[in-house]
RNA sequence: AGAGUUUGAUCCUGGCUCAGGACGAACGCUGGCGGCAUGCCUAACACAUGCAAGUCGAACGAGAAAGUUCCUUCGGGAGCAAUUAAAGUGGCGCACGGGUGAGUAACGCGUAGACAAUCUGCCCUUCAGUCUGGGACAACUUUUCGAAAGGAGAGCUAAUACCGGAUAACAAUGCAUGACACAAGUUGUAUAUUUGAAAGCUUUAUGUGCUGAAGGAGGGGUCUGCGUCCCAUUAGCUAGUUGGUAGGGUAAAGGCUUACCAAGGCAACGAUGGGUAGCGGGUUUGAGAGGACGAUCCGCCACACUGGAACUGAGACACGGUCCAGACUCCUACGGGAGGCAGCAGUGGGGAAUAUUGCACAAUGGAGGAAACUCUGAUGCAGCAAUGUCGCGUGAGUGAAGAAGGCCCUUGGGUCGUAAAGCUCUUUUAUGGGGGAAGAUGAUGACGGUACCCCAAGAAUAAGCACCGGCUAACUAUGUGCCAGCAGCCGCGGUAAUACAUAGGGUGCGAGCGUUGUUCGGAAUUACUGGGCGUAAAGGGCGCGCAGGCGGAAUAGUAAGUCGGAGGUGAAAGCCCGGGGCUCAACCCCGGAGGGUCUUUCGAAACUGCUAAUCUAGAGAGGGUCAGGGGCCGGCAGAAUUCCUGGUGUAGAGGUGAAAUUCGUAGAUAUCAGGAGGAAUACCGGUGGCGAAGGCGGCCGGCUGGGGCCACUCUGACGCUGAGGCGCGAAAGCGUGGGGAGCAAACAGGAUUAGAUACCCUGGUAGUCCACGCCGUAAACGAUGAGCACUGGAUGUCCGGAGGGUUCGACCCUUCUGGGUGUCUCAGCUAACGCAUUAAGUGCUCCGCCUGGGGAGUACGGUCGCAAGACUAAAACUCAAAGGAAUUGACGGGGGCCCGCACAAGCGGUGGAGCAUGUGGUUUAAUUCGAUGAUACGCGAGGAACCUUACCAAGGCUUAAAUGUAAAACGACCGGUUGAGAAAUCAAUCUUUUUUCGAACGAUUUACAAGGUGCUGCAUGGUUGUCGUCAGCUCGUGCCGUGAGGUGUCGGGUUAAGUCCCAUAACGAGCGCAACCCCUAUUUUUAGUUGCCAGCGAGUAAUGUCGGGAACUCUAAAGAAACUGCCCGUGCAAACGGAGAGGAAGGUGGGGAUGACGUCAAAUCAUCACGGCCCUUAUGUCUUGGGCUACACACGUGCUACAAUGGUUAUUACAAUGAGAUGCAAACUGGUGACAGUAAGCUAAUCUAUAAAAAUAACCUCAGUUCGGAUCGGAGUCUGCAACUCGACUCUGUGAAGUUGGAAUCGCUAGUAAUCGCACAUCAGCCAUGGUGCGGUGAAUACGUUCCCGGGCCUUGUACACACCGCCCGUCAAGCCAUGGAAGUUUGGAGUACUUAAAGUCAGUCACUGAAAAGAACUGCCUAGGGUAAAACAAGUAACUAGGGCUAAGUCGUAACAAGGUAACC
Repeated sequence: AGAGUUUGAUCCUGGCUCAGGACGAACGCUGGCGGCAUGCCUAACACAUGCAAGUCGAACGAGAAAGUUCCUUCGGGAGCAAUUAAAGUGGCGCACGGGUGAGUAACGCGUAGACAAUCUGCCCUUCAGUCUGGGACAACUUUUCGAAAGGAGAGCUAAUACCGGAUAACAAUGCAUGACACAAGUUGUAUAUUUGAAAGCUUUAUGUGCUGAAGGAGGGGUCUGCGUCCCAUUAGCUAGUUGGUAGGGUAAAGGCUUACCAAGGCAACGAUGGGUAGCGGGUUUGAGAGGACGAUCCGCCACACUGGAACUGAGACACGGUCCAGACUCCUACGGGAGGCAGCAGUGGGGAAUAUUGCACAAUGGAGGAAACUCUGAUGCAGCAAUGUCGCGUGAGUGAAGAAGGCCCUUGGGUCGUAAAGCUCUUUUAUGGGGGAAGAUGAUGACGGUACCCCAAGAAUAAGCACCGGCUAACUAUGUGCCAGCAGCCGCGGUAAUACAUAGGGUGCGAGCGUUGUUCGGAAUUACUGGGCGUAAAGGGCGCGCAGGCGGAAUAGUAAGUCGGAGGUGAAAGCCCGGGGCUCAACCCCGGAGGGUCUUUCGAAACUGCUAAUCUAGAGAGGGUCAGGGGCCGGCAGAAUUCCUGGUGUAGAGGUGAAAUUCGUAGAUAUCAGGAGGAAUACCGGUGGCGAAGGCGGCCGGCUGGGGCCACUCUGACGCUGAGGCGCGAAAGCGUGGGGAGCAAACAGGAUUAGAUACCCUGGUAGUCCACGCCGUAAACGAUGAGCACUGGAUGUCCGGAGGGUUCGACCCUUCUGGGUGUCUCAGCUAACGCAUUAAGUGCUCCGCCUGGGGAGUACGGUCGCAAGACUAAAACUCAAAGGAAUUGACGGGGGCCCGCACAAGCGGUGGAGCAUGUGGUUUAAUUCGAUGAUACGCGAGGAACCUUACCAAGGCUUAAAUGUAAAACGACCGGUUGAGAAAUCAAUCUUUUUUCGAACGAUUUACAAGGUGCUGCAUGGUUGUCGUCAGCUCGUGCCGUGAGGUGUCGGGUUAAGUCCCAUAACGAGCGCAACCCCUAUUUUUAGUUGCCAGCGAGUAAUGUCGGGAACUCUAAAGAAACUGCCCGUGCAAACGGAGAGGAAGGUGGGGAUGACGUCAAAUCAUCACGGCCCUUAUGUCUUGGGCUACACACGUGCUACAAUGGUUAUUACAAUGAGAUGCAAACUGGUGACAGUAAGCUAAUCUAUAAAAAUAACCUCAGUUCGGAUCGGAGUCUGCAACUCGACUCUGUGAAGUUGGAAUCGCUAGUAAUCGCACAUCAGCCAUGGUGCGGUGAAUACGUUCCCGGGCCUUGUACACACCGCCCGUCAAGCCAUGGAAGUUUGGAGUACUUAAAGUCAGUCACUGAAAAGAACUGCCUAGGGUAAAACAAGUAACUAGGGCUAAGUCGUAACAAGGUAACC
């Protein structure tokens, strides 16, 4: 000192959370020793028992007993005990010490003062005295009452107890006078009057008491300045109240109290009321300023069961005293009594929680005493508790075979780990034994045989807790599978969890470690130090203005603030510094320093304040002039809408996306004329004007406010801001009375729609208008408070002034200077956007406001209002975000540009029919599985009768099937026959070798590797589809930006193209594009068989058939050719255009292969491979049969057609690719034919296969036909173990639908579409009309880019980022939670009124007592408490009720975010 968390990423704002410290703590796990501290924070709840305050015989009278000694008549007596115990009178103490914090917001506490307004026992100092009398009362004796506690009567007696007299003035009072002084006064002197003292005792002493007086010390009492918590949703309080006079009272001033008089006193600088709280030294945290706290120790205060009261006394209104009342507890003979642990222990109770009914007065201190001494739960010690803190220990050295074991593992190893064991040492602590203090000035030691020292034995007696995803140091395995669980925040867990649980390992601290709680810090997150307010929370809607705050220039004084010096004080302890003592430390002791918004005094005079007297720069006034929708009142005007009257006129008008409601033949709309009435003022008109804001717009007049400019004169700081307060304040709304044309909430109707309480349409009432009165709010916005000063340019515009130019002149142009209102841009500021002399810059002054989101601008209370409502304004609860600006994408029923058979223009189809094929669905024992918008559906499958086959039924097998390797032993293997069976298979049986070796084969056994078309394509590899052959996707360096990012890649052109050119903070580069590759079109060279045949020769009925040829075609290798190269035009260029030239081909010549970064968790675990999981007499494997071919239906893809551009029959031509030995098959023969038989040639430029459409000729003549061929009957052929389910083909017969196909939809731009046939793969055969290729014939059209679809680039909006299949709002329904209201009801504290009134002080009084003093009793005042009453306040509770919050998958809609589909919002 910071860190985590909002986002796809970024910066900011902002909250939440963490790391640190502290504790009188508690809880969990664990626990060796010692020192020093600390220990009921809760019930000021109730208390059994013991102890905590007594002492003095040197004040006084009286006075036992046990025991013991002596005597004894044994009954007893005497002495000692005994200056005794116990009790009484008397004195002193009991007001200290100890406890607690209930009350108290106060002169209670703190600090500094005052008393000239005061008291003071014991102690110290000084002065003076202590004379003389008297009568009682306890104890005791006795009588008596009572259960007891406790009394009552009679009698005796002493004193330092009580009373009288004397003496004393320095005491009190009055008068006179002097001195002093801070006011009332103090003090001295003289004098007068009045009143008042005493106590003795003994140890005989310089004894000790006692009395009066003065002083001191220490201790109280009272008063004052300043400081001392929260709430204004507490704003007014007060009658002894404020003051005076007089009396009383007190130690003492004083309304302290009483009477009378006056009417004051306190309060926004917070009275009164409510809540909370003992205060301080200090403790803790913090860099500090601050914040929180007030245990232990020290000071003060208050209290002592609750409330009241006084007595005694120097001191109390008294913790262990008294009286009364109350509550509670106890005793009781029921008549009455007793008690007060918030003293020390201890008990119950409460609580998360806090100790022994210990020892001693040895020390320190206290009370009494002359003293010895007695008392002392103060105190000193011990006990209990890891409660805290400090110190120590649990061993040290060596030791690699890196042991065993655990864990991990890539199986090699790694790690625990020198760790252990082993060897060599030591003994702190603990244990045993021995010695043994200080604390004590003479005696006395509870602690305590303690601290400490010595000896002995033996590694012996001694380690845990938390954590290991990030923050935050520390990682692996197994188990679990959104379960169990974790979690301080973010968040982990749905089959590979470093986050759960366990283990191994590691990290941290260590006799402790974690958790919980509280508090400070971090938090600059209440900001004095030290924050903000355009958009994040936050400027009041605007003005005027009292108080308050702040305030121009110069002079003099003053000294309140300010600054300096000195004095006083700020207790001790604590903190800090230095030193010292316990072995160290903690702890303790000594010394020092420091600490205040304090107080007194002396000084300074700059600044602020105050006083005095000036100034003119701020402010204001007078004069002139100017602009203006500034305000109020009255009058006038024209255009338009509507309505009314009349005319013309006829069938529609109106309205919309389209319609309808509506108006109109009773005459509308339209049009003309006249009239009525209300409201608003087109054009001018403008980021133009005025006003404080709201706001203000026809013209004229009246009244009136403010402002600008110009030049002089005057006043002389008169100023700025402004809490409260007062006023103004759009629209809507309210009240009363008018007015009402148009518009128009509500409402009605018509449409739209799934619905439409809306958007659209037709109507329409409040209202809008006027007068008067309320309301007081708006996104009342520049989302920007007011005032003053300072700090750059450029350019508009409005209102003034001055100069120059020009003109006859209004004017116009131009320069300067004031005021207003705009735009752009520096510096600067800002999170950025942006602001930028009209600041959001730089400063000063004053006011208002903010402190996470929601709950909520809500509830309650109060104020205002007729109401609506406004202003003021919370909490519980809940979330970890909410938010601002900007970035990149994606998206939009946003925009611009461009492209594509995308549309358009055309040609031909699909959708209708029949059939084929695939899919869905349904069915089934099974109809195996996969593919499902485009990107599934003649797809995997390029060929399911068995096989395939994965499915179903049934029957078998279990290491068995297949393959390979190795080994062993075997011999048959092969084959045949018979039987069972559906077959697999099972059983039986036959035959066979001379031997060895080898090989092959078969089966057996063993070992190794099983097998799975089971699951997960969302664990994967590989492969593939699609966007898309679209033109994009990126990088390096540089530059810009706080940053995400941007630039480059944008812009202007151009292209098929991010193709190229130009421009340019970019310059280059990569993957894509293009080219390089293949085929094809032209040509050259080379070569010439199986291909070719022009010329030469030979031969045939005919044919390159033969000799030969190498020209041509062709074959197949190498080249050539095309590059906008040339010309013209346009253009800067790139390039484009040209029915250009040339050329076989012209602008990519045509076609193919080639598929960037990526998207779709796209497809595939069933091609293959592979992680994990699952099955193992089965989910493996074998066999037979069935199924994959089912069939009310729906869809896709095709074939054949519906016919004459055709069909049938006959005849005649012209291809290319490719295939062929289990094969292609000529020719011949048979059959109507499929085909069969026989058989040349061919392992192929050699042999094999009729091309069809076309052409020619004939028939058919528009029909369900000589179209069409489905379906079905019969008969066959071929393949094959086998054509029933379920093959193809042939012949013959049969002859269905169908006459060009609704909405909709597909393909194609040239050798293309259309049309025609041929070949091949798979394959025994084939359901092929499919697929892949080949050639033949061979068109039409494209104006163009408005629209549909898809794509690219730029731009814009966004609340989306899982990215529009997004996000998201409200009601209702369910559960939970807290809160408000509420008929009532319960409780509490305080006050008021009336009443009653104990004890007690005081006052009064004839009866009683007393010798007296006086007392009792009674009366009166006051009063604790009790009772009654009404109202207020506070708290709790409540049927019912209201809204709010939260809660994976409820209902209804779709309000918002894009132009969110009606822009949104107040």
Molecule: small-subunit ribosomal RNA
Organism: uncultured bacterium